A computed fold for a 72-nucleotide RNA from a bacterium, annotated as transfer RNA. Rfam family: tRNA. By type it is a transfer RNA. The coordinates come from a structure-prediction model, not an experiment, and the mean pLDDT is 83. The sequence was found in a public genome assembly.
[in-house]
RNA sequence: GCCACCUUAGCUCAGCGGUAGAGCAACUCUUUUGUAAAGAGAAGGUCCCCGGUUCGAUCCCGGGAGGUGGCU
Numbered sequence: 001g002c003c004a005c006c007u008u009a010g011c012u013c014a015g016c017g018g019u020a021g022a023g024c025a026a027c028u029c030u031u032u033u034g035u036a037a038a039g040a041g042a043a044g045g046u047c048c049c050c051g052g053u054u055c056g057a058u059c060c061c062g063g064g065a066g067g068u069g070g071c072u
Base pairs, nucleotide, nucleotide: 001071002070003069004068005067006066007065010024011023012022013021018055027041028040029039030038048064049063050062051061052060
């Protein structure tokens, strides 16, 4: 230098154009003498950035940034 893939909650990841979800963690409550475990609940997001297409974009297109791998 070229190519491919990835970027979504604190972490690991879903989500193939129509109001963004799960598990775990953390928090609150119940249970316990207390802790853990168990059960219940609530909260938590500029979907990496900038443009474009569209009535509507996490999703499609272009550019950029970061990461992983490969080629040279």